[in-house]
Context: one part of a larger RNA
Molecule: large-subunit ribosomal RNA, domain IV
Organism: Nanobdellota archaeon
RNA sequence: ACCGGGUAAGGGAAAUCGGCAAAUCAGUCCUGUAAGUUCGCAAUAAAGGAUCCCUGAUCUGGUCUUAAAAGCGAGAUCAGGGCGCAGUGACUAGGGGAGUCUAACUGUUUACUAAAAGCAUAGCUGACUGCGAGAGAGCAAUCUUUAGUACAGUCGGCGACAUCUGCCCAGCACAGGUAUCCGAAAGUUCGUUCCAACGGAUAUAAGGACCUGUUAGCGGCGGAGGUAACUGUGACCUUCUUAAGCAAGCAUAAUCCAUUGCCAAUUGAUUGUUGGCUUGUGAACGAUGUAAUGAGAUUCCCACUGUCCCUACCUGGAAACCC
Numbered sequence: 001a002c003c004g005g006g007u008a009a010g011g012g013a014a015a016u017c018g019g020c021a022a023a024u025c026a027g028u029c030c031u032g033u034a035a036g037u038u039c040g041c042a043a044u045a046a047a048g049g050a051u052c053c054c055u056g057a058u059c060u061g062g063u064c065u066u067a068a069a070a071g072c073g074a075g076a077u078c079a080g081g082g083c084g085c086a087g088u089g090a091c092u093a094g095g096g097g098a099g100u101c102u103a104a105c106u107g108u109u110u111a112c113u114a115a116a117a118g119c120a121u122a123g124c125u126g127a128c129u130g131c132g133a134g135a136g137a138g139c140a141a142u143c144u145u146u147a148g149u150a151c152a153g154u155c156g157g158c159g160a161c162a163u164c165u166g167c168c169c170a171g172c173a174c175a176g177g178u179a180u181c182c183g184a185a186a187g188u189u190c191g192u193u194c195c196a197a198c199g200g201a202u203a204u205a206a207g208g209a210c211c212u213g214u215u216a217g218c219g220g221c222g223g224a225g226g227u228a229a230c231u232g233u234g235a236c237c238u239u240c241u242u243a244a245g246c247a248a249g250c251a252u253a254a255u256c257c258a259u260u261g262c263c264a265a266u267u268g269a270u271u272g273u274u275g276g277c278u279u280g281u282g283a284a285c286g287a288u289g290u291a292a293u294g295a296g297a298u299u300c301c302c303a304c305u306g307u308c309c310c311u312a313c314c315u316g317g318a319a320a321c322c323c
Stems, first nucleotide, its partner, number of pairs: 002317007010309002014307001019304001027051005036041001038160001052082009062072002083087001095302007102294002107119002123158007134145004161289004166221003171218002173214005180209003187202005222240005249281002261277006
């Protein structure tokens, strides 16, 4: 030097990607407790006080007794006294608060580098299915769902709750329809001197053309020019064009770059964080909010500290090396 444990004056995160690690807090009783809220919570919120030993007294239950007293034991309260720096004296034993993102929650997961914002979930919604059902296993017999029957079963999507979920069926997909057309082999028939091969004609199935429906099916949701009494902007107008041209909401976001966007707050100083603006995004591949919950992500404040200024010492272990 290394591993484990401990103590440090003054400062108190200046250390660091980041308070990582450590420290602080801690049990019980009493007082007291905010915003928010789905009225359940938040909440042990926060914050403050007490706590040991001895003596005496009062009260309330228990035991015992026919009953009372006494005794024993428990609890509550009051008064006086004692010791220490310190009374949950060791052990045990939550640091707290505020904002934002995200997932509603409890749950679950990569046995052996990931516990999460992933999966699941209640709830919402779509498709198939009337039972010899639909779906699945099997060549089949048969079996499962099920000794169930649409308030059921199977297969998808979203994911509590609240406010909502706009426009488009032109493309792809699926479903239904269809006068007419296209549409295979087999069959029938014709051809070549016989057979075969081959070629022609004739018909129809599925399917397609054609029509209709369906977007909580896959998906999609424009450009140019001009215009208002300073400038700027453009409610408005013109034009090209589409199936329809992003309506609500939110917004520099967990949302490409430009980007450390611009303004404000926070700091002595901020590529951080928060609140606004916003050409971006955008509605069950869900949109926006949201109390509670979280070994989730992130920022700030208080307390606290050897993280640091800046190291030192004590203690247990222990290679190399030295004796």